Context: one part of a larger RNA
């Protein structure tokens, strides 16, 4: 000198864009953060209409209506947070997988036949303070189960060829699937057809698992480490290789090219600095990893050993009728605590993206915005021109004067920003069949088409534009001995104090304090801390 997720002191007009718990991975009140599908299924409250009964309180049946809940499907493994752990194939980079998996999506081929029994909900009964649980009866499915079919696929007795362990091609014996579903239209009621789904197989895309080469911390005042240890045979397990796990056998394996141990640490793209080489760092944004009160475990599933799922143990908090239960903000806000220090219990799904759905749409603290904070960067303003050999006041003085100083007053001009008034967005592409229009049709029912109108914006009456008034509302901070740019007076008298280093102060202090003047930067200026 540069830089900062900064803090502290003094000061503070406006805007744009960013950033904002670096400490206690400390504990958490409250609300919200993951749902959706009635075009998979049965049932169905309130309410409305009709009929019937009535002790006039109401009740029953049918139709409409669809809430809450339930079965089922998909999602919940994404998105969001944090950096505790981890020195490791965790990450980066390059390769391998003939050792592998892959829901939704795309392409291609084939198939969808016949049956069955349950169960939640509802109803009845029971237990419990509650959380919730038990029994009985009844019921549906794209829920579950059995059988048939087998192109292809998997395993398998076998044969041949190619080959890069389990790969490819050809032939050949035994086991494994379907939702027959939903929807709109037509119908001669047999069915046909539209769209969405279902099953098997092949390929793709994207994603993931595993393996290997190389690379990136400190300590030798850590020198030896290791028994599932190193290898083999056989087996188990996995999507898959493997001592991953197990039985047996052998005695190996690593290490001064630093094993082991200890300390520290998420890694990277990058960021800061530097002419570079290098050094330091890893906030925000992006990729990967790890974690979700602490430890352990599996279940479901294409995918988890699963932040807002389950089970066990522990610590803690809460409820309890003392028998037993409930909970997990390192999601968004917010609270206490710790700390030098870090924000609103805001608005909206209008946009982008995600989940579900045929769609309308619903959900979305992702996200888009707004709020707070000179925390940072950038921009703008606090006026512009004229105005005396130069007012007053202040300060200094050799008492002549000098300086503050064109500075002010005064004259002329302008009006950014803030203030007031009026107008007022882009972001909307898409979606909606409400009105025209077109198509289908016997049809002016319906249905299809987004061509034209119309509707749909949190931000927001914001940005922006125009007008109004009036210089009107808007400057501070640090420094002035040398380094280092900027000097005098008074006070003080080794006191009070200053100080980054050298050093100032003991009676004329440019170094302390105040004043005048001056220098520097400027909505900031200094100080502290850290890195180069």
């Nucleotide at each position: 000198g540069g830089a900062c997720g900064a803090a502290c002191g003094c000061u503070g007009g406006c805007g744009g864009c960013g950033c904002g718990c670096u400490u206690a991975a400390c504990a958490c009140a409250u609300g919200c953060a993951a749902g959706u599908c009635g075009a998979g299924c049965g049932a169905g409250a309130a309410c409305c209409g009709g009929c019937c009964c009535u002790u006039c309180g109401g009740g029953g049946c049918c139709g409409g209506g669809g809430a809450c809940a339930g079965c089922g499907g998909c999602g919940a493994a994404c998105g969001g947070g944090u950096g505790a752990g981890u020195a490791a194939c965790a990450c980066g980079u390059g390769a391998g997988u003939a050792a592998u998996c892959u829901g939704c999506c795309c392409u291609c081929g084939g198939c969808a036949c016949c049956g069955g029994g349950a169960u939640a909900g509802c109803c009845c009964g029971g237990g419990g303070a509650a959380a919730c649980c038990c029994g009985g009866a009844u019921u549906a499915a794209u829920a579950c189960c059995g059988g048939a079919u087998g192109g292809c696929c998997u395993c398998u007795a076998g044969a041949g060829c190619c080959c890069u362990c389990g790969g490819g091609c050809u032939c050949g014996u035994g086991a494994g699937a379907a939702a027959a579903g939903g929807u709109a239209g037509c119908u001669u009621c047999g069915g046909c057809c539209u769209c969405c789904g279902g099953c098997c197989g092949a390929g793709g895309a994207g994603g993931a698992g595993c393996u290997c080469g190389c690379g990136g911390c400190g300590g030798a005042u850590u020198a030896g480490c290791u028994u599932g240890u190193u290898g083999g045979c056989g087996g188990g397990g996995u999507a898959a290789c493997g001592g991953c796990c197990c039985a047996c056998c052998a005695a190996g394996g690593c290490g001064a090219c630093g094993a082991u141990c200890c300390g520290u640490a998420g890694c990277u793209g990058g960021u800061c600095u530097g002419a570079g080489a290098g050094g330091a760092c890893g906030a925000u944004c992006a990729g990967c990893c790890a974690c979700a009160c602490u430890g352990g475990g599996a279940c479901u599933g294409a995918g988890a050993c699963a932040c807002g799922g389950c089970c066990c143990a522990g610590a803690c908090u809460c409820c309890u009728a003392c028998g037993g239960g409930a909970g997990g903000c390192a999601g968004c806000a917010g609270u206490g605590g710790g700390g030098a220090a870090u924000c609103u219990u805001g608005c909206g799904c209008a946009a982008u993206g995600g989940g579900c759905g045929a769609a309308a749409g619903c959900c979305u603290g992702a996200c888009g915005c707004a709020g707070c904070g000179a925390c940072g960067c950038c921009g703008c303003g606090u006026g512009c021109g004229g105005g005396a050999a130069g007012a007053a006041g202040g300060c200094c003085u050799u008492c002549g004067g000098g300086u503050u100083g064109u500075a002010a007053a005064c004259c002329g001009c302008u009006u950014u920003c803030a203030g007031g008034a009026g107008g007022g967005a882009c972001g909307a592409a898409g979606c909606c069949a409400c009105u025209c229009g077109g198509g289908u049709u016997a049809a002016u029912a319906g249905c299809c088409c987004a061509g034209a109108g119309g509707g749909u914006g949190a931000c927001g009456g914001u940005a922006c534009c125009u007008c109004c008034a009036g210089a009107a509302g808007a400057a501070g901070c640090c420094c002035c001995g040398g380094c280092u740019a900027a000097c005098u007076a008074c006070g003080u008298g080794c006191c009070a104090g200053c100080a980054g280093c050298c050093g100032c102060g003991g009676u004329a202090a440019u170094a302390c304090g105040u004043a005048g003047g001056g220098g520097g930067c400027u909505a900031g200026c200094g100080u502290u801390g850290u890195c180069c």

Small-subunit ribosomal RNA, 5' domain from an uncultured bacterium, 532 nucleotides, folded computationally.
The prediction has a mean pLDDT of 84.
RNAcentral holds the full RNA, with entries from ENA and SILVA.